[in-house]
Context: one part of a larger RNA
């Protein structure tokens, strides 16, 4: 000087407390461990791995396994020699990869050039190892308020001072004091979205004065007033205002820590393989299943289920190998059909759902719950056995609110409700975004957890 203390003082955070809804019990989905397996590819492992890489494993993907093939190679460049072939098509063999056979070059200034097959040589290739050789990127403490420097001064020196102290703040924010005076990276602000108004413009909009969209601007700064305190910052109440004291949200992540994560995104040093650890194909596996954990979905019902009615009210995003209307067929998934739309609310998916009104059920393993199974179908796709999604009929399991423990959340939040998108042929209970309905509680900081500042002890570095 740090680190640590079941030392002290002060302060903060959904950290506790006060509340609301959960998880932990059940069934199912997904991930992981374990076990099994020819293979169940690999990585991630306290917080900070476990709906994570994966924004989507039937083949492909695919890296794994079995079997069948190739060896200048699936891919790149060059050299030498040699050929007119190669591809496509057709025939035969084969599960396919592929093999054999048939057919078969172009331009030319005649020097050659282009394309391509074969042989040989350089080389290619490796999702093989090392993230403890690395770059880049990322997580985390933590959006915590800290981390430093120049000069000066103090100390033999390590170092200190500044950065400590008194207040204050979300904040090393600001003020005062002070052997310090200044400065930098952070904080704040500058950036984007939302909330109000104005001006201008306006196509697809019923709206042109008003909705909406876009551009530009105004507005909020403790600016004004009262009180407290004055050295100032500040605290508290009020006015005006759409908004008041950081208005709400986002982006933004200091010096550093964890030899944190990633050689499988990419790049790259070293090592290793080179008729194989490379590469092609078929089939299988990644989907196994005594079990354990993590994250979710659906429930256990009456604030409910079912049926009917009127049919009410969004936002955001998508559409050309696309979105697909009317109409017809089908109980339905869906099929036919073909109009429109290269899309501001034009055309389209598209009826938002919870909600409202009425009826029924009457507390039961039920008209709750929907797992599982049988059967009949639909769709995508060469192909749904392993191993997709959906529909009809039948079946109708566990489950009566969950032990110890544990998670999220302070307001348009939690909770409940649906909608869209990416990935994508098909496949979403996940993820990302969007709106609708819309709470309870916070006395407070003694305690648990994490963090900050000062101080103290130390046989630790």
């Nucleotide at each position: 000087u740090g680190a640590c203390g079941g030392g002290g003082a002060c302060c903060c955070g959904c950290a506790c407390a006060a509340g609301c809804a959960g998880c932990g019990g059940a069934g199912c989905g997904u991930g992981u461990g374990g076990u099994u397996u020819a293979a169940u590819u690999c990585g991630a492992u306290g917080c900070a791995a476990c709906g994570c890489g994966a924004a989507g494993a039937a083949c492909c993907u695919u890296a794994c396994c079995a079997g069948g093939g190739u060896u200048u190679g699936a891919c790149a460049u060059g050299c030498a020699c040699u050929g007119g072939a190669c591809c496509a098509u057709c025939g035969c063999a084969g599960c396919a990869a592929u093999g054999c056979g048939a057919c078969u070059c172009c331009c030319u200034u005649c020097g050659g050039g282009g394309c391509u097959g074969g042989u040989g040589c350089a080389c290619a290739g490796g999702u093989g190892c090392u993230g403890c050789a690395u770059g880049g990127c990322u997580g985390u403490c933590g959006u915590c308020a800290g981390c430093u420097c120049g000069u000066g001064c103090c100390g033999u020196g390590a170092g200190g001072u500044g950065u400590u102290g008194g207040g204050u703040u979300c904040a090393g924010u600001c003020c005062c004091g002070c052997a310090a005076c200044g400065a930098g990276c952070g904080u704040a602000a500058c950036c984007c979205c939302c909330a109000u108004c104005g001006u201008c413009a306006g196509u697809u909009a019923g709206g042109u004065u008003u909705u909406c969209u876009g551009a530009c601007g105004a507005g909020a700064c403790u600016g004004c007033c009262g009180c407290g305190a004055u050295g100032a910052a500040c605290g508290u109440g009020g006015a005006g205002g759409a908004a008041g004291g950081u208005g709400g949200g986002g982006a933004u992540g200091a010096c550093g820590u964890c030899a944190a994560g990633u050689c499988a995104g990419c790049a790259c040093g070293g090592c290793c393989c080179u008729u194989a650890c490379a590469u092609c194909c078929u089939g299988g596996g990644c989907g196994a299943c005594a079990c354990a954990c993590a994250c979710g979905c659906u429930a256990c019902a009456a604030u409910g289920g079912c049926c009917g009615g009127a049919a009410a009210c969004a936002a955001a995003g998508g559409g050309g190998c696309g979105c697909c209307a009317a109409c017809c067929c089908g109980c339905g998934a869906g099929g036919g059909g073909g109009a429109g739309c290269c899309a501001a609310u034009c055309c389209u998916g598209g009826c938002a759902a919870a909600g409202c009104c009425g009826g029924u059920c009457u507390c039961a393993g039920u008209u709750c719950g929907g797992a599982u199974u049988g059967u009949a179908g639909g769709c995508u796709g060469a192909a749904a056995c392993c191993c997709g999604c959906c529909u009809g009929c039948a079946u109708g399991a566990a489950g009566g609110u969950g032990g110890a423990g544990u998670u999220g959340c302070u307001a348009g939040u939690a909770a409940c409700c649906g909608u869209a998108g990416g990935u994508c042929a098909g496949c979403a209970c996940a993820c990302u975004a969007c709106g609708g309905u819309g709470a309870a509680u916070a006395c407070g900081u003694u305690c648990c957890c994490g963090g900050g500042u000062c101080u103290u002890g130390u046989a630790c570095a």
Overview
The part of an RNA shown here (small-subunit ribosomal RNA, 3' major domain) has 461 nucleotides and comes from a Ktedonobacteraceae bacterium. Its mean pLDDT, the model's own confidence on a scale to 100, is 81.